[in-house]
RNA sequence: AGAGUUUGAUCCUGGCUCAGAUUGAACGCUGGCGGUAUGCUUAACACAUGCAAGCCGAACGGGGGUAGCAAUACCCUAGUGGCGGACGGGUGAGUAAUACUUAGGAAUCUGCCCAUUAGUGGAGGACAACUCGGGGAAACUCGAGCUAAUACCGCAUACGCCCUACGGGGGAAAGCGGAGGAUUUCGGGGCUUCGCGCUAUUGGAUGAGCCUAAGCCGGAUUAGCCAGUUGGUAGGGUAAAAGCCUACCAAGGCGACGAUCCGUAGCUGGUCUGAGAGGACGAUCAGCCACACUGGGACUGAGACACGGCCCAGACUCCUACGAGAGGCAGCAGUGGGGAAUAUUGGACAAUGGGGGCAACCCUGAUCCAGCAAUACCGCGUGUGUGAAGAAGGCCUGCGGGUUGUAAAGCACUUUCAGUAGAGAAGAAAAGCCUAGGGUUAAUACCCCUGGGUCUUGACGUUACCUACAGAAGAAGCUCCGGCUAACUCCGUGCCAGCAGCCGCGGUAAUACGGAGUGAGCGAGCGUUAAUCGGAAUUACUGGGCGUAAAGCGCGCGUAGGCGGUUUGAUUAGUCGGAUGUGAAAGCCCUGGGCUCAACCUAGGAAUUGCAUUCGAUACUGGUUAUCUAGAGUAUGGUAGAGGGAAGUUGAAUUCCAGGUGUAGCGGUUAAAUGCGUAGAUAUCUGGAGGAACAUCAAUGGCGAAGGCAACUUCCUGGACCAAUACUGACGCUGAGGUGCGAAAGCGUGGGGAGCAAACAGGAUUAGAUACCCUGGUAGUCCACGCCGUAAACGAAGUCAAAUAGCCGUUGGGGAUCUUAGUAUUCUUAGUGGCGAAGCUAACGCGAUAAGUUGACCGCCUGGGGAGUACGGCCGCAAGGUUAAAACUCAAAGGAAUUGACGGGGGCCCGCACAAGCGGUGGAGCAUGUGGUUUAAUUCGAUGCAACGCGAAGAACCUUACCAGGCCUUGACAUCCCCGGAACUUGGCAGAGAUGCCUUGGUGCCCUCGGGAAUCGGGUGACAGGUGCUGCAUGGCUGUCGUCAGCUCGUGUCGUGAGAUGUUGGGUUAAGUCCCGUAACGAGCGCAACCCUUGUCCUUAGUUGCCAGCACGUAAUGGUGGGAACUCUAAGGAGACUGCCGGUGACAAACCGGAGGAAGGUGGGGAUGACGUCAAGUCCUCAUGGCCCUUACGGCCUGGGCUACACACGUGCUACAAUGGUCGGUACAGAGGGUGGCCAAGCCGCGAGGUGGAGCUAAUCCCAGAAAACCGAUCGUAGUCCGCAUUGCAGGCUGCAACUCGCCUGCAUGAAGCCGGAAUCGCUAGUAAUCGUGGGUCAGCAUACCACGGUGAAUAUGUUCCUGAGCCUUGUACACACCGCCCGUCACGCCAUGGGAGUGGGUUGCAAAAGAAGUGGGUAGACUAACCUUCGGGAGGUCGCUCACCGCUUUGUGAUUCAUGACUGGGGUGAAGUCGUAACAAGGUAGCC
Repeated sequence: AGAGUUUGAUCCUGGCUCAGAUUGAACGCUGGCGGUAUGCUUAACACAUGCAAGCCGAACGGGGGUAGCAAUACCCUAGUGGCGGACGGGUGAGUAAUACUUAGGAAUCUGCCCAUUAGUGGAGGACAACUCGGGGAAACUCGAGCUAAUACCGCAUACGCCCUACGGGGGAAAGCGGAGGAUUUCGGGGCUUCGCGCUAUUGGAUGAGCCUAAGCCGGAUUAGCCAGUUGGUAGGGUAAAAGCCUACCAAGGCGACGAUCCGUAGCUGGUCUGAGAGGACGAUCAGCCACACUGGGACUGAGACACGGCCCAGACUCCUACGAGAGGCAGCAGUGGGGAAUAUUGGACAAUGGGGGCAACCCUGAUCCAGCAAUACCGCGUGUGUGAAGAAGGCCUGCGGGUUGUAAAGCACUUUCAGUAGAGAAGAAAAGCCUAGGGUUAAUACCCCUGGGUCUUGACGUUACCUACAGAAGAAGCUCCGGCUAACUCCGUGCCAGCAGCCGCGGUAAUACGGAGUGAGCGAGCGUUAAUCGGAAUUACUGGGCGUAAAGCGCGCGUAGGCGGUUUGAUUAGUCGGAUGUGAAAGCCCUGGGCUCAACCUAGGAAUUGCAUUCGAUACUGGUUAUCUAGAGUAUGGUAGAGGGAAGUUGAAUUCCAGGUGUAGCGGUUAAAUGCGUAGAUAUCUGGAGGAACAUCAAUGGCGAAGGCAACUUCCUGGACCAAUACUGACGCUGAGGUGCGAAAGCGUGGGGAGCAAACAGGAUUAGAUACCCUGGUAGUCCACGCCGUAAACGAAGUCAAAUAGCCGUUGGGGAUCUUAGUAUUCUUAGUGGCGAAGCUAACGCGAUAAGUUGACCGCCUGGGGAGUACGGCCGCAAGGUUAAAACUCAAAGGAAUUGACGGGGGCCCGCACAAGCGGUGGAGCAUGUGGUUUAAUUCGAUGCAACGCGAAGAACCUUACCAGGCCUUGACAUCCCCGGAACUUGGCAGAGAUGCCUUGGUGCCCUCGGGAAUCGGGUGACAGGUGCUGCAUGGCUGUCGUCAGCUCGUGUCGUGAGAUGUUGGGUUAAGUCCCGUAACGAGCGCAACCCUUGUCCUUAGUUGCCAGCACGUAAUGGUGGGAACUCUAAGGAGACUGCCGGUGACAAACCGGAGGAAGGUGGGGAUGACGUCAAGUCCUCAUGGCCCUUACGGCCUGGGCUACACACGUGCUACAAUGGUCGGUACAGAGGGUGGCCAAGCCGCGAGGUGGAGCUAAUCCCAGAAAACCGAUCGUAGUCCGCAUUGCAGGCUGCAACUCGCCUGCAUGAAGCCGGAAUCGCUAGUAAUCGUGGGUCAGCAUACCACGGUGAAUAUGUUCCUGAGCCUUGUACACACCGCCCGUCACGCCAUGGGAGUGGGUUGCAAAAGAAGUGGGUAGACUAACCUUCGGGAGGUCGCUCACCGCUUUGUGAUUCAUGACUGGGGUGAAGUCGUAACAAGGUAGCC
């Protein structure tokens, strides 16, 4: 410090997720030791049991015990009394301020402690305990009597103290102990002294109370709150100020700087995180607060409204003799419960501290320790060295090996920790006793201080630490390995089981599931879950945004607020600096020190960024004083304008009415129909009525804040601009609330209503058509008044101000200039437009009218959906508007741009694409292939174009892969090993055959004599074998787009980037062909050319080919001699290149026409197929990974099947006839094939064919008669002399074999069919059409396929349309790419939520009722020790009664919140449901608000 995830890819916006640190944690697996910390976060739920606050006999009486004869001494303590139980310990329920934090303040109190001053005199009456009696189950209690005190109460005294009207008045106390000498009635008293106490006072310290300011969570869907409320006066009250309380008076106080209300919460030092600023938290430790079963109350006291005190009420628990009582773990342990979850009913007061005491000492679950828990942090260990045969085993493998791995074993060492045994600190200081010195004192007593000696005091503790002993001995796991993120293979599984933090894995080769092996990380831990901060600049103070991503209010005016021009004086509030105080300690940080280190502990420092006081500075800001004119405004003179309001008026047009002319249609549409019209429409003319809107001018023109404003005239009226001067003197900008304006639609009342036109009706369209189209048509549109308050109210751009290159238009105003006085040029100012620099922007784009650079103020945004919805409030007559959530759900949603693809977008262009033609298919019969069906099997594959006369260039057996049956199991075939035999061969028998049995001939070749080579038979196991599966694991080959003109690269340039440029543009071409232009310049694969063939000529060469001239010969023939001219053959050349001419074009490329030429613009044809697409086809050509079979899914054989047949389709053949059929005659090819062959002549047969055997390994011989054509004859439009299917009979050929199932021949038979519906195919010239010929396959079997020649057309004006392709451009919500994407209803499941007659809880307001305990007031009743008394009583007190306040509780009526509710509303989500097709392309009616 970043990373993953939206896309085909890119940049941006934006959310989600991850890596880090942390925790009082929990869970899973695992677990050796020690140190230091920490340990009910939930039920402030209920608690059994034990302990947690007592002490003092030196305050007091009494009682008991021990010792003693006793006096007496000592010990204990129920009671009185004193001090302490207000500390310590726990918890966080309540509390948003009576709290806390920081800094201040004045009107207070303060036991014990310190210090000061002054005292401590004298007297009295009671009450417990105790005794007696009574009540009660108990708890406890009542009556009478006795008694002490440091208990209680007067009196005296009063320096200071308190009150005061300044005259005066008032108020205290307690004693106890030690020691001493003198005295004594031996009981004691007094004196001196010391100590502890007591009283009063002052001051301090400590602690506490009160007040002020600032800070201190969320909600405005809580906006108004308060009645002792705010203040005053008087009185009361308190320790103390105060409405703290009461009476009266006044009407105030708080609040948008958030009162009140609701929700949540103890606050802080700090803790965690973070670079910081911040954010979250407030366990342990420390400070403060609050609470103690719930609520209320006071008493005592220095202090409480009191955790282990009291009273009352309530709930709960326990006890009960039913009358009555007892209790309060949020102390320490512990129990139950709750919960994911949190420990021992331990030891000790040894230390530290607390209470009491003179002290000894007692008490102390505070505390110190121990126990439990890997809960956290820190430290240590589980060995070290050597050791390659790289062991075994495991795993992988390309079978060679690799890896685990120096790892182990082995060898040599060590012994931390744990274990056993021993030794052994520190935590201990004191107090007591003895003693020395000093102080006090009359005192060498007592007491206090300092020193020495002595005697003891340890829970932890089997302590820490140290030593010895033995032995590698007792001690390693967890998670992960697709990316993020370090670490990969095998097996299993097969969208199953499962994983998952996000993206996402899994559908037969899963590095993602499960296991294994290796590996990576951490390590006594490791993972998971939960939670916080970080990353997140994702709430942005530091540090974000708002044209299109979320986001500028529709627009003004203006209140509060915020901000504010220039100069001066004074001030010092802000601001800046210094000092002082404070900011507790601990913590964090730094430097030291102590535990062997560390964690931990400890000392010092720094820091604590804050607050307060004070001193200083005075630039800036503020407040203040006085100026200025540049901002703003006023005045004067002009200018333009659909600016606004009111009144009035013209013309054109539509419609209607009346009349005239006129006749059959009009109207409307893609086409129609509804509609109107013979009752006279439409059309046309004249006249009239009425309403609404204003053509031309008219314009990126004008005006207005926006909405908006358009005929003309008049009246009223707002604003703007320009020029020049004068005046005011900051009067300004923005603007939360507020207020006004505000299109259309809509609403109310009343008018008006021509046209248009929601709704509605009809007609069409359609599968449907509640639409689009048509005919009608009502609200409405118009006016007046009043509402509504919203729009894609848009420049999707808030208002104001400043400065910041240029160029070109246009509107309004002003100035200057003159070569034209203009429609001129130029300067300036206010608008309004187009380009564009810098700059900005994610890009698009913006660019003085900013989206650039800055300032001021306001509004708004924070992932998508749910939702601008629900609820609540406000507004509205309503419609609705405004404000405005949550649950739940997804990992995206989105912006801009890019490349493609697509479009019922556009432009250009091409192709037998259409058109123009010729001939077909689709109808018939047959052939052939396919589907389907059938079958034991009908083997398999190919399936739109691009499967279907395809693989198959030829299924009777074989082929053959299929079926039935019969057989074989190292196999029909390959290699290796062992044994035997040469190999090979004759015949017979059985069998369907495979095969089996028997039998005959034969013993070979090489040799180093061991054997070897070839071959056959037998055997063992490695293995063979598979046309079994997967073409979606593959290679190779092929089809297709398409012989379409495209597809790319290097360098450069542009762009943040994907990418672009080049390759686009202007021309041109068959062509990305070429030229020109050009931030491109070049290049590659394609195109073309080079290759083959054909067309002309030349040269060379002439056999088997040829024969012009010469000669011979024949019935005839290049038959022969000869020839080399011609044809031809087959080798080499020539030729054609837009080369030449004219025109067009841009002077180019090129095109058009022409000449010459055999051929002319690629001459014709072929071969040749770019990058890629279709998971196209093929595992059955071959090869091959993986899987599967192994006496079978392999191999052999016989027979069958692939040839089936209600049917459907494709491709063909033959036809339907006269351009023809039949018969006779006569011509003319090319290219091929041939020895297991082609087969001549001759003969036989009607024929297929047979016989025959010449020739030919082929320019020689044969196949081999070419046929259409031509000449003649016949048929005469008919199911025929057309057509041939089918069937019968008789034959031929091939072949072991023609039954299933071949071809051919003859005779007989003579079906359908008379030119073919919708639809559809081929072809542009030697082509179509038509005619025959040959070849491959092949024993035989083409109507198929491949090739060859003969005859030989028609048409093309052209590119509107169909189809396919190319280029450019445009739109896109598509990218699996339109066979795309995607919306809504309905049906079903699930989830959360709104409404809902209501129902049940919680909290709370108001009005009442009620009134325990208590306090205060009153008091007519009862009782009454201290004091006073004139002895009668009084003062005072207690009880009772009563009044006021008040808790629980109750009633009524509201508010609010939670839960629940028949039914109901929408929402979300879910696998391949239903209906349509709304949106994205002009989405097929542009879309949206």
This is a predicted structure of a 1489-nucleotide RNA (small-subunit ribosomal RNA) from an uncultured prokaryote. RNAcentral holds the sequence, with entries from ENA. The prediction has a mean pLDDT of 85.